[in-house]
Context: one part of a larger RNA
Order: sequence, then C1' cells, then structure tokens
RNA sequence: GUGGGCGAAACCCGCGCGUAUGCCGUAUUUUAAGUCUGAUGAGAAAGCCCACAGCUCAUCCGUGGAGGGUCAUUGGAUACUGCACCACUUGAGUGCUGAAGAGGAAAGUGGAAUUCCCUGUGUAGCGGUGAAAUGCCCAAAAAUAUGGAAGAACACCCGUGGCGAAAGCCACUUUCUGGUCUGUAAUUCACGCUGAUGUGCGAAAGCGUGGGGAUCAAACAGGAUUAGAUACCCUGGUAGUCCACGCCCUAAACGAUGAGUGCUAAGUGUUAGGGGGUUUCCGCCCCUUACUGCUGCAGCUAACGCACUAAGCACUCCCCCUGGGGAGUCCGCCCGCAAGGUUGAAACUC
Repeated sequence: GUGGGCGAAACCCGCGCGUAUGCCGUAUUUUAAGUCUGAUGAGAAAGCCCACAGCUCAUCCGUGGAGGGUCAUUGGAUACUGCACCACUUGAGUGCUGAAGAGGAAAGUGGAAUUCCCUGUGUAGCGGUGAAAUGCCCAAAAAUAUGGAAGAACACCCGUGGCGAAAGCCACUUUCUGGUCUGUAAUUCACGCUGAUGUGCGAAAGCGUGGGGAUCAAACAGGAUUAGAUACCCUGGUAGUCCACGCCCUAAACGAUGAGUGCUAAGUGUUAGGGGGUUUCCGCCCCUUACUGCUGCAGCUAACGCACUAAGCACUCCCCCUGGGGAGUCCGCCCGCAAGGUUGAAACUC
C1' cells in the first nucleotide's frame, strides 16, 4: 500500500461557508464514448502448461498444441453509465399562512446583595477555626437605622424546557437583524449532497493599547497544622476577573459517536404546531409533522451497551488510525508581539 477499522482498545478535523474533485431524482427520444459481442490483425523467440519423440532412464533437448495482460481496424447490441434535446415534480429553493424561542448586535432602565463613605443609636468586643492565632477595634469597631457612591452579577420563574453550526446564550424595555417549525401547493424545475486547498467563527487562560476596579482571587505576605508543610485551613492581597479595539486559536472544544439520504416492532413523557371526533364550557379521545427524553423487539456488538436522535440495513463524499516508550519531542517551513500554535520524524529501547 491493499485489506480492515474509528462510542470506551490507535483512530471523526472544535464548528460553519465554500472552490476543485467525487456522487446524484422521474419519463420518452437521439447518439454509441464507457460497457457487451462477432470477425480480421498484432501480442518475436525462449520460458510456463499439455501431448508425443531423441540421448539406456532422468536432468537436458526436439516437434506440435494450448494459453497470453491487452491493443488496433471493422460489423453489430443498447439494459446500465455518459453526451444531447424535450418534458415532469416527489429532492432543493421561492411565495403565501400562522407559531415558538436565554439566537445575534446596539442603546437605555431596574431591584436585591456586596464593599466603601457621611451621620444617628450603642459599648466592648468583633472576626475566624477542629481548636487557635495573625487581622479589625475606646482615634468608638461589630450590631442597628437613614442617606450617598461604585462596580459586577441577574434569586424566584427554571424545566433530561427553549434557541444557536459549534463556541455558547437567562432581569426588563426599545431599535436593527439571522435561522427554525406547522399548514398550503401558487411558483422555479434537479437549481442537489459532500468537500482536498481556501476562508470565517471559535470557552477559559494569556498578550498589546486605553479605561474601569465592588466582589472573588493565581503570585506574594502573615497566622496555624506538621518531623518538615514552598500545601490542604485562616487573615490579608496584586495581576486578572469587567468595558472598547486589536491579537492568540487551544480544551475531557464530549454524545469521547463526521456530513447527507432512504428503509426497519411497539410503549410512554416533554416542547412548538396542524387535522378530525365528542362536548354549553373546562376538557377527553384519535390521527399527523418537527424537536427533545426514557423503556424496549428485531438486528448489531468482544461484552458493556446501541436500538426511527442506531453503534441496525444500505448508498455517496470527506477527515483520521496501523504495537508501547522515545514524542506531540527534535529539525525545517508557515503563523504569532510574546506565550506558543499548526505540520511532524529518527536513533535507541521493550
């Protein structure tokens, strides 16, 4: 490499958009490139295989035959693939009809809580722990009451509830804006799927410039614990945590499960809709889409388990894996302000 694999053994890119490539719905017709087939020619000799023959046998050698990946010319076939014309509607869009939503961006507003400040009341403790101490406090703390300031986060509602491609998104209002679903069947008529290279988004931490700084809190300091304690516990506390702009591009970025399409028992919840029956209403029953859970048959699996949200049955396209360590390291290219990232070996060893 082929084969075989990728939920947990090595193995699905963190997630989109999308170029090339690959693959692609239904019906008639055309063509005959692929495909199938007839004929002719080429496919040297030797060799391989078969038969016979010659050396006394055999090795060896001779004669004949078969076979030979395929190619060329020419005559046909037309199911499938391709090409071309024309048509279709179920795939995919558009329209109309309603529906839900923490989807995104910006601006503004609100109430609890925390800390700080002024003032009143009040007097000796407060705080903290397993127990303490460091710490705060008669220069009046803690507690309590009114007022003020600041920043950050939004209790209850809250739900294996919702939305988003993923990262992620929850106080309220307004403006701008993306997507999804139900029903309809008006319209386009295959316009589709995947996606190397590319390009965009991408938690937290970190970086740059400028703001902001209440809380919490790496580093750091002190108090304890301990044989020691560069820790766990306590008192403090700076970067950071927040905002704007620009970088970084990694995570157990997880469903440890790539995307798309079709098919394959049931039962029972939930969310958003639609239809029908019954009903004064509330409701109840049946059917049906899209999402999200549980139980479970067939099937699959080494077993665990998965099971219409497949890890079942199939097809299309892409990434990736190939014993452990060395090592996600070295070297080199590329990217980055840096930290570092992407790509990514070998010797040696078991």
This is a predicted structure of a 350-nucleotide part of an RNA (small-subunit ribosomal RNA, central domain) from an uncultured bacterium. The coordinates come from a structure-prediction model, not an experiment, and the mean pLDDT is 86. Its Rfam family is "Bacterial small subunit ribosomal RNA".